[in-house]
Context: one part of a larger RNA
Formats: sequence, structure tokens, C1' cells
RNA sequence: CGUAUAUGAUGGAUGCCUUGGCAGUCAGAGGCGAUGAAGGACGUGUAAAUCUGCGAAAAGCGUCGAUAAGCUGAUACAAAGCGUUAUUAGUCGGCGAUAUCCGAAUGGGGAAACCUAAUAUAUGUAAUUAUAUAUUAUCGUAAUUUGAAUACAUAGAAUUACGAAGUAAACCAGGGGAACUGAAACAUCUAAGUAUCCUGAGGAAAAGAAAUCAACAGAGAUUUCCUUAGUAGUGGCGAGCGAACAGGAAGAAGCCCGAGAUGUAUUUUAUUUAUCAUGUUAGUAGAAAUAACUGGAAAGUUAUACGAAACAAGGUGAUAGUCCUGUAUAUGAAAAUAUGAUAAUUAUAGUCUCAAUGAGUAGAACGAGACACGAGUAAUCUUGUUUGAAUGUAGGGGGAUCAUCCUCUAAGGCUAAAUACUACUGACUGACCGAUAGUGAACUAGUACCGUGAGGGAAAGGUGAAAAGAACCCCGGUUAGGGGAGUGAAAUAGAACCUGAAAUCAUAUACGU
Repeated sequence: CGUAUAUGAUGGAUGCCUUGGCAGUCAGAGGCGAUGAAGGACGUGUAAAUCUGCGAAAAGCGUCGAUAAGCUGAUACAAAGCGUUAUUAGUCGGCGAUAUCCGAAUGGGGAAACCUAAUAUAUGUAAUUAUAUAUUAUCGUAAUUUGAAUACAUAGAAUUACGAAGUAAACCAGGGGAACUGAAACAUCUAAGUAUCCUGAGGAAAAGAAAUCAACAGAGAUUUCCUUAGUAGUGGCGAGCGAACAGGAAGAAGCCCGAGAUGUAUUUUAUUUAUCAUGUUAGUAGAAAUAACUGGAAAGUUAUACGAAACAAGGUGAUAGUCCUGUAUAUGAAAAUAUGAUAAUUAUAGUCUCAAUGAGUAGAACGAGACACGAGUAAUCUUGUUUGAAUGUAGGGGGAUCAUCCUCUAAGGCUAAAUACUACUGACUGACCGAUAGUGAACUAGUACCGUGAGGGAAAGGUGAAAAGAACCCCGGUUAGGGGAGUGAAAUAGAACCUGAAAUCAUAUACGU
């Protein structure tokens, strides 16, 4: 040095586990905000730090309910206390109070969490020095009071009331709107009205009661799904794009406009209030098993029982229907709130008569855009420029155009449901993951760290049933680490802690050289 065996060291794979994730289903909720939000800063404890809670009334205060023998949130002991049958320990829920500073931030300013005013009131000082409370931003709308050049007026100004603002995951509507890419190049075309920006709204939004389709038979608002159908078409007729009618289903709901009369009603919708019902926001009751054996421990095994409207699930020293929490089932609200019903209230509506109906519009020309449809035979819809009807004996449409025929009534408005989505709350599910997986994050995670910044962005889970977390002794630097002793079923479970693979390293023994 090599080979083999054994024992260790290192290392953290594997197995097992799950506090966390992922994907859904069914319900709820679909907002919050000048009564100051979302999000933060700084405080707050017997308390130095971080998390959680809270706000100078600061891990909390009041009140009304429920529960209650224990409690003072976590790391996290300890100290010092509170309470034990209830009228105030604590915990849970309803309604309130408090709620510093920043932030739309709104008295003014500002390098966010700071600086600094005016007015009124109160306290107070030698002192216009100090303190406390309240108010004071802007814009819009309405009303009132004033008020120039300029006579009436108007502009403007002031005051008061009401509203707005900001934020939040997707879904929705509108206004702007790419390129990579594909066409095997590329320009029309495509990607795509996508990404992205802006505005606005709601729990949905938008659309909506035919100037619609159809085809000589008829249908009867809108929306969504299936189908028609990759069809008819469109298209450098390339790449591609791509309907509609008819049919089937979900869901169905229709209405309003001016004037006058009627003030009746088995009538509509909304406002406010009351009562009732059903929910929600705390809860309550809730069946039935013991022994022996093995073992550290019984839920295991053996024996003999019992419950089941409950053998869902979790926990308990191994695998528990009958030990615990629960589960089936039954039941409950002082207070707040949602939905529905009934009654009242105030508006509206209903009934009758008459009148009515949408003009710079329809259409045209030129130029664009939308329609599955790229100017094409191109109807239809929208409109930038220029024009410009009829008005019910009328007008629009039926894919050039004309006639006939059919069918509707534009240029005003409202409208539930079926449909889309899930930041959020609850319950449940999984031939989903199980710590290099699953969220980036099972842990002080959008943390540490990196970057001027926009932004980028980790690693890191497991002692044991229970800390019983190793008193005491010894070596050592009053170390580190180790050896005894002790605990424990186990300490090669000793905190660098379950299991503990491989690479790698060491020691011992044997053999070879």
C1' cells in the first nucleotide's frame, strides 16, 4: 500500500409521520371608506426580544346572553396574583365604549408616521407664554346672502346643506390598442380586438319586449347550453377565419311616456314601522365492557357481555362502536341581523275619456369601421365630412336592383330568472403532495439576503408515552468534550437528539507484497 472481516466516525438518502399546501363540491357573502378604509409607524405586559391581541380606557373597558372550575395568549419557565356554584375568575357570542400617529388624509407644510397655524371655548402665566377640546382642504349639486367694469343685470365672492374622493382577487361594459408568431421568406392576411393602458358599475354586468326572423307554412323579447357544422360562406381562394335559419334544453315577464275625470279596490311596486315564521351570529342533552394474559404502556390476544336513528372522524403510553372529544338524533337566543308572510303607513298604481310616438333623423355621396363576409354582385349595422325625406293614403326590411307578395313600425326609456367569477366565511370530498414533494413560504417567509431602484428572493420539520431534559462524583481552562451515577421500555432515544443508506475517513484482526 492492497484485499477481507469486524467496530466506529462522517453524512443525511430511505422508511414512517404531518401542523402546511393543491384541486374541487355544496352553501354563505360579494364589499370596505370623511362615523376616516385598505395598509402601516409607534406604543402597550411583572417582561429584554419576536409573533399574536389591543390603542394613552392599550394581551384590554361596559352591558346583555351562553358556559364555567379553573385562569393571567405563544416561544416560556418563573414571580406575583385572581377565582371555585355564580349578581364581576376565566372563556365564547350579540350590542356598545375607547381607538395615539401616518395613510384618500382633508387647517397649512412635508424627505409618510414629522413640523407648524387660525378661530371659538375652558384652564392657566410675569409675559399673545403654555395646555386641552372642537372647527377650518378641494370639487360637484342645491339654496340663501351679496356683488364689479356697467344703468338693469351678469361674472365673481361668501355662507349653509347634501354628495364625491381612496382601496379591493376574478368576473362585466365602454374608450384606446401592440408585437413576437403563422403564412415554412414577406407586404394584404394571421396572431387579435389577444397582451396591455384608461374609465365606470354590480353582485352579477351586459342584452332585452321586433322598423326581428321566416317563406306563402309559420314563429313570437333577451341570455346561456346542445345541435345545425368545421356545413354555407369568406380567404395573397394561401395560411387561415368561420356563421345563420330550423330543431332540442335551462329559464321565462312584461311594461312606461301628455291632459282630464274617478277617489272606488278580491289590484302593482317601493318607503317606514309592527307581528309571525324560517335561518345566521354563543350553546345544551346525547346509548353501550369488564376480567385474565403478554407488555414499559392494552385499544392487542383469550373469555363472557352490551349499544346502534350513534361502526363519520380525531385523541388516549401498540390496532377502542361501549375511556375522552365527538357522531345519529333532539333541543336553544337577552341582543343583532337576513329572507319570506301578514297588517298599517306614505307615495305609486288601477279604471274611464280624449290625445298621442321620437328630424339635421331615415336615406344619399365620399372615407373608415362592425357584421363569419378582406370592396366584392355586397345587402344589413355604426358614423368622420358634405347633404337631406316621407310622416300611417306613410315608412323600414326580406343579401345588388325593380315589381308583386309577406312582415314589422326606427330615430325615447325601464325590466327578474336561466349565464360569468371567487380576494373572503363555513361544511365536506380527493385512484392529489408528503418536507429537493406540495404554495416561494408546514419553522421569526415575501422573512434573511441581493439590488440606487423597479425588482429578485432562499435555506430551515420529527428526543420521549411523559422532561422523567441527566441530582451527585471524576478528568479538563470554575471550558469544550468525555467517563461514572441516575431517569427511561430504549440514551448507539442526550437535546448536533426517530430511522440512519451511499460516497468518504479511522481503528482492530487476518492475509498478500